[in-house]
SAM riboswitch aptamer (S box leader) from an uncultured Saprospiraceae bacterium, 105 nucleotides, folded computationally. Its mean pLDDT, the model's own confidence on a scale to 100, is 86. The sequence was found by an Rfam model in a public genome assembly.
C1' cells in the first nucleotide's frame, strides 16, 4: 500500500523551537502575527490492543490503566451520492469518502 472488522454527538492543554500557514480532498464556513504547520517537554482524555476478576460454547460483564498506539477548536466543523418528505434556502435516513484501532496478507 491492499483486504476484513469495530467506532466517530462525549472528553482532555500548557511550555518551549519556529517562523506562515492550517482545518484530508472540492465547495463554504472558520482558525491563525493575541503566532499556523512542524518538531520537543511536561500534562491529561479514551479504553482499540492490554491487565486484573467473574460467568463462559462462541463471547460477554466488571473494574483498571504498568506496556502499545491514537486524541486534546468547531458532530469527522458542514455538505459533497442516493431516497424520501417540504420547496429559495431545509429536514430525515443510508451509500460513499476521510480518520483511528485491531487483524491477514
Nucleotide at each position: 500500500a491492499u483486504g476484513g472488522u469495530a467506532u466517530c454527538a462525549a472528553g482532555a492543554a500548557a511550555g518551549g523551537u519556529g517562523g506562515a500557514g492550517g482545518g484530508a480532498c472540492a465547495g463554504g464556513c472558520c482558525c491563525u502575527u493575541u503566532g499556523a504547520a512542524a518538531c520537543c517537554u511536561u500534562a491529561g482524555c479514551a479504553a482499540c490492543c492490554c491487565u486484573u476478576g467473574c460467568a463462559c460454547a462462541a463471547u460477554g460483564c466488571a473494574a483498571g490503566a504498568a506496556g502499545g498506539u491514537g486524541c486534546u477548536a468547531a458532530u469527522u466543523c458542514c455538505u459533497g451520492c442516493u431516497a424520501c418528505g417540504a420547496u429559495u434556502a431545509c429536514g430525515u435516513a443510508g451509500c460513499g469518502a476521510g480518520a483511528u484501532a485491531u487483524u491477514a496478507c
It matches the Rfam family "SAM riboswitch aptamer (S box leader)". Rfam describes the family as follows. The SAM riboswitch is found upstream of a number of genes which code for proteins involved in methionine or cysteine biosynthesis in Gram-positive bacteria.